This is a predicted structure of a 72-nucleotide RNA (transfer RNA) from a bacterium. Rfam family: tRNA. From the family's description: Transfer RNA (tRNA) molecules are approximately 80 nucleotides in length. Rfam classes the family as a transfer RNA. It was read from a public genome assembly.

RNA sequence: UCCCCGGUAGCUCAGCGGUAGAGCGGCUCGCUGUUAACGAGAAGGUCCCAGGUUCGAUCCCUGGCCGGGGAG
Numbered sequence: 001u002c003c004c005c006g007g008u009a010g011c012u013c014a015g016c017g018g019u020a021g022a023g024c025g026g027c028u029c030g031c032u033g034u035u036a037a038c039g040a041g042a043a044g045g046u047c048c049c050a051g052g053u054u055c056g057a058u059c060c061c062u063g064g065c066c067g068g069g070g071a072g
Base pairs, nucleotide, nucleotide: 001071002070003069004068005067006066007065010024011023012022013021018055027041028040029039030038048064049063050062051061052060
């Protein structure tokens, strides 16, 4: 310098044009003599950044930043 993959909730990851979900974790309640386990509920995200396309972008295009892998 070039190529590929990734960046979404506290963590691990889905979603891939139509107002973003799961598991785990945290919180509240129930259950229990208490804890754990179990059950129920609510919360939590400007989807890395900036432009562009579109009626509409997490998703498509361009550039950048960060992480991983590869080529020279």